[in-house]
RNA sequence: AUGUUAUCAAGAAAGGCGGAAGGAAUAGACCUGAAGAUGCCUUAGCAACCCUUUGUCUCGAGGAAACUCAGAUUGAGAAGGUGCUACAUUCUACCACGUAAGUGGAUAGAUAACAA
Repeated sequence: AUGUUAUCAAGAAAGGCGGAAGGAAUAGACCUGAAGAUGCCUUAGCAACCCUUUGUCUCGAGGAAACUCAGAUUGAGAAGGUGCUACAUUCUACCACGUAAGUGGAUAGAUAACAA
C1' cells in the first nucleotide's frame, strides 16, 4: 500500500517547544490563528474497537455427565493494544425525492478488528 466488516451530530485539555499558516485532497462557504493556531513532546482526560468479566440464549460443536469451546446478546470494568480531546468527517459538491427548506443514499476520508 490492498480487501472485508463495523462506527463516524455524543464525549474529553493543561503545560513546554516552536513561530505561520491551519481545518485530508480540488472548488466554494464558514471558521481557527501573533491574546501564538497547525505541528512535536510531556502529563492528564474521553471513549469502549480489540481487551477483562457477570448473566442469558443456540433444531451450534465436543462430552456419559460435570463441563469446555464457538457464536449471539445483556450488564459491569478500564490493567494492556490502538484511537481521540475547535467546528457534524466544519458544511456543500455526485445520485434519488422535493417548488424550496430539506431528507435519504453514494463517493472520498478517518478509526478499529480481521485477512492475504

A computed fold for a 116-nucleotide RNA from Galbibacter orientalis, annotated as SAM riboswitch aptamer (S box leader). The model forms 97% of the base pairs in the Rfam consensus. Lineage of the source: Bacteria > Pseudomonadati > Bacteroidota > Flavobacteriia > Galbibacter. Rfam family: SAM riboswitch aptamer (S box leader). Its family is annotated with regulation of gene expression in the Gene Ontology. Model confidence (mean pLDDT): 85 of 100. The same sequence occurs in records of 2 taxa.